[in-house]
Context: one part of a larger RNA
RNA sequence: UGACGGGGGCUCACACAAGCGGUGGAGGAUGUUGUUUAAUUCGACAACGCGAAGAACCUUACCUGGACUUGACAUGCAGGGAUUAGGUCUGUGAAAGCAGGCUGAUUGCCCUUGUGGUGUAACCUGCACAGGUGUUGCAUGGCUGUCGUCAGCUCGUGUUGUGAGAUGUUGGGUUAAGUCCCAUAACGAGCGAAACCCUUAUCGUUAGUUGCCAGCGGGUAAUGCCGGGGACUCUAGCGAGACUGCCCGCGUUAAGCGGGAGGAAGGUGGGGACGACGUCAAGUCAUCAUGGCCCUUACGUCCAGGGCUACAAACGUCCUACAAUGGGCUGUACAAAGAGAAGCAAUACCGCGAGGUGGAGCAAAUCUCAAAAACAGUCCUCAGUUCGGAUUGAAGGCUGAAAUUCGCCUUCAUGAAGCCGGAAUCGCUAGUAAUCGUGCAUCAGAUACGGCACGGUGAAUAUGUUCCUGAGCCUUGUACA
Numbered sequence: 001u002g003a004c005g006g007g008g009g010c011u012c013a014c015a016c017a018a019g020c021g022g023u024g025g026a027g028g029a030u031g032u033u034g035u036u037u038a039a040u041u042c043g044a045c046a047a048c049g050c051g052a053a054g055a056a057c058c059u060u061a062c063c064u065g066g067a068c069u070u071g072a073c074a075u076g077c078a079g080g081g082a083u084u085a086g087g088u089c090u091g092u093g094a095a096a097g098c099a100g101g102c103u104g105a106u107u108g109c110c111c112u113u114g115u116g117g118u119g120u121a122a123c124c125u126g127c128a129c130a131g132g133u134g135u136u137g138c139a140u141g142g143c144u145g146u147c148g149u150c151a152g153c154u155c156g157u158g159u160u161g162u163g164a165g166a167u168g169u170u171g172g173g174u175u176a177a178g179u180c181c182c183a184u185a186a187c188g189a190g191c192g193a194a195a196c197c198c199u200u201a202u203c204g205u206u207a208g209u210u211g212c213c214a215g216c217g218g219g220u221a222a223u224g225c226c227g228g229g230g231a232c233u234c235u236a237g238c239g240a241g242a243c244u245g246c247c248c249g250c251g252u253u254a255a256g257c258g259g260g261a262g263g264a265a266g267g268u269g270g271g272g273a274c275g276a277c278g279u280c281a282a283g284u285c286a287u288c289a290u291g292g293c294c295c296u297u298a299c300g301u302c303c304a305g306g307g308c309u310a311c312a313a314a315c316g317u318c319c320u321a322c323a324a325u326g327g328g329c330u331g332u333a334c335a336a337a338g339a340g341a342a343g344c345a346a347u348a349c350c351g352c353g354a355g356g357u358g359g360a361g362c363a364a365a366u367c368u369c370a371a372a373a374a375c376a377g378u379c380c381u382c383a384g385u386u387c388g389g390a391u392u393g394a395a396g397g398c399u400g401a402a403a404u405u406c407g408c409c410u411u412c413a414u415g416a417a418g419c420c421g422g423a424a425u426c427g428c429u430a431g432u433a434a435u436c437g438u439g440c441a442u443c444a445g446a447u448a449c450g451g452c453a454c455g456g457u458g459a460a461u462a463u464g465u466u467c468c469u470g471a472g473c474c475u476u477g478u479a480c481a
Stems, first nucleotide, its partner, number of pairs: 001481002003478003007475007015465002019428005026320008034311002042051002062306007071129001075128006086103007108118003111114001131295002134293003140289002142284003145280001147278001152191006158167003170183004197272004202240007212229002216227003243266001246260005322421001326380006338369003343362002348357003387418001392413007434457007
């Protein structure tokens, strides 16, 4: 100087408390461990709906079997030779491959114009080399996690100490903050904090198409449907607005704190992006790059099939429930944000339905995908039920060469466990929790109940810091570094 303490003081955080909803019990989905297996590819354990924004083939790295050897891909050299690229056929085969036949573009220069010579791409032979998701993340770059959006981490000059160092950065207040004020052997500065950026909440202005429709006119069974209009909504550019600016009180005349006015918004308005010096030889050689090592008729490459989907068991994360604040049926209303051409697909017709036929419109503020909970009415009346939907059987639909291992969906039948969950444990402080649907990426299809976004409905509780957990500052002890 740090680190540590079942030392002290001060302070903070959904850390506890106060509340609301869960997990832990059930069934299923998914990941992991384990076991099994020819293989159940690999990594991650600050892992475990993680890499994977999507494993039937492909992917694919794994296994079994069959093949290839200058190679699936790149560059160069030497030799050969006139064919080659492409197309097509035959045999063998699971395919890849192997063996063979037919056909067939394009091609420069020279002159002796020939069945000429020479040469390039390609091809063949050979050689350099290619190739490796092989190894080392404890050789590395880059990227990332974590402490932690915690308030810290440092430097220059000066001063001080023999020195390591100290001071500044401490003290008194204050703040979300090393934020600011005051004091002060310190005076300044940098990286962080804040601000600058995006979004959201209010208003003005500019502009009105594909958006809007108050007034005027026309028209319809009806609809901004039409003429028209720019008022309103909205869209998207530019501005305004919030700064403790104003008032009262407290405070050291300070920083600031409490209350109030005005205001759409008030003291960081809400949300996001943004992550200091560093820690963990943290993670990644399987994104990529890369040193060393290793393989080179194989640890490279191609192909078929299988596997990654196994299943005594254990754990994590979720979904659906156990019902009446509910379930079924009928009627009816209201979003936002997105996506769309090998695409989204309306009206119509067929089908109980998944879906099919067909194809108006739309490269989209124009057309399409396209809401649910809520609300109104009615049935059920507390039961393993009109709750719950697992499982299984049958018949179908869709995608795709292909759905057996191993896809999703529909209909009929079947109708399991489950009556609110032990010890323990998680999330959340407001448009939040809870609950209800919607969209998108990946994608032929799909295991999505996942991920990322979007809106609808919309709470309760905390005015406390004794305790648990973690963190910051000061101080103290130490046989630790």

The part of an RNA shown here (small-subunit ribosomal RNA, 3' major domain) has 481 nucleotides and comes from a metagenome. Its mean pLDDT, the model's own confidence on a scale to 100, is 81.